A computed fold for a 72-nucleotide RNA from a bacterium, annotated as transfer RNA. The sequence was found in a public genome assembly. Its Rfam family is "tRNA". By type it is a transfer RNA.
RNA sequence: GCGGGCGUAGUUCACCGGUAGAAUGUCUCCUUCCCAAGGAGAAGGUAGUGGGUUCGAUCCCCAUCGCCCGCU
Numbered sequence: 001g002c003g004g005g006c007g008u009a010g011u012u013c014a015c016c017g018g019u020a021g022a023a024u025g026u027c028u029c030c031u032u033c034c035c036a037a038g039g040a041g042a043a044g045g046u047a048g049u050g051g052g053u054u055c056g057a058u059c060c061c062c063a064u065c066g067c068c069c070g071c072u
Stems, first nucleotide, its partner, number of pairs: 001071007010024004018055001026042005048064005
């Protein structure tokens, strides 16, 4: 230099055009003498960034940044 893959909640991952969920963690409450375990509930992300297409984009297209793999 060329090609490909991956960036989504604190963490690990879903969803792959109809407006983002789960597990775990965090916080509150219940249970207990206390802890742990268990039960109930809550908060937390405009999806790496910037554009474009579309009535509508995490999803499709382009550029760009970061990480990884291959080729030269």